RNA sequence: AGAUAGAGGUGCGAACUUCAAUAGUAAGCCUUUGGAGAAAGAUGGUUUCUGUGAAAAAGGCUGAAAGGGGAGCGUCGCCGAAGCAAAUAAAACCCCAUCUGUUUUAUUUGCUGGCCGUGCAUUGAACAAAUGUAAGGCUGUCAAGAAAUCAUUUUCUUGGAGGGCUAUCU
Repeated sequence: AGAUAGAGGUGCGAACUUCAAUAGUAAGCCUUUGGAGAAAGAUGGUUUCUGUGAAAAAGGCUGAAAGGGGAGCGUCGCCGAAGCAAAUAAAACCCCAUCUGUUUUAUUUGCUGGCCGUGCAUUGAACAAAUGUAAGGCUGUCAAGAAAUCAUUUUCUUGGAGGGCUAUCU
């Protein structure tokens, strides 16, 4: 240096089930007002709806979902597990085209050893959650120093980072 295997623990992810929130919101129907526009945002259109009444507003009756989360101590896959950010590409979402936006997937790069509180900031509908940051606690690992111990080894302090650590093989 390479290959294989492995450890950390309130460890990580996924599916499924369930719960809250989103939200009495979007949307549908009815009534009234309204009176010419409307079809995610912009522009255009030879598309569609519209004076048999568009947008908008109020009231009434029904009434979601996606994205983001909690729980299960059970299942599956795992130990850069994975998360976050950026860039690029592709796909999906409007009736169509272009741009924008949103979401998903893939690749690359960067950061983070893991877990748990607290403060602040950002994202977020959010008193959820995540990320960043500051100061802590716990924990695994390695290094240095010190103490105890015949020894094996244990304890304490400080420091490092997963591109780390342990074992085996070459």